[in-house]
RNA sequence: ACCACGAAAAGGCAACCUACUCGAGAGAGUAGCACGCAAAGCUAUGGGUCCUAACUGCAAAGCGGAUCGCCAGGCUACCGAA
Numbered sequence: 001a002c003c004a005c006g007a008a009a010a011g012g013c014a015a016c017c018u019a020c021u022c023g024a025g026a027g028a029g030u031a032g033c034a035c036g037c038a039a040a041g042c043u044a045u046g047g048g049u050c051c052u053a054a055c056u057g058c059a060a061a062g063c064g065g066a067u068c069g070c071c072a073g074g075c076u077a078c079c080g081a082a
Stems, first nucleotide, its partner, number of pairs: 005080002012037002017032006035069001041075003045072003048067004055062002
């Protein structure tokens, strides 16, 4: 130095809820607040779950969208005990 790992230290993020805003909706953003998180940083690639106004369709549905704090994958990253 790198990989693995996660004691300590310095920090970081922010669930739920509330207020406002956006959205048809799932949901998202900002502020407050902390349930928790060693990637709770980024990514919608695979799976899962959720929404579906408009458009297509006889219908079922399709198309489209959301969720990374659901699981996994990919990329990046602070510190350094065992």
A computed fold for an 82-nucleotide RNA from a Planctomycetales bacterium, annotated as c-di-GMP-I riboswitch aptamer. It was read from a public genome assembly, where an Rfam model found it. Taxonomically the source falls in Planctomycetales (Bacteria, Pseudomonadati, Planctomycetota, Planctomycetia). Of the family's consensus pairs, 95% are formed in the model. Model confidence (mean pLDDT): 89 of 100.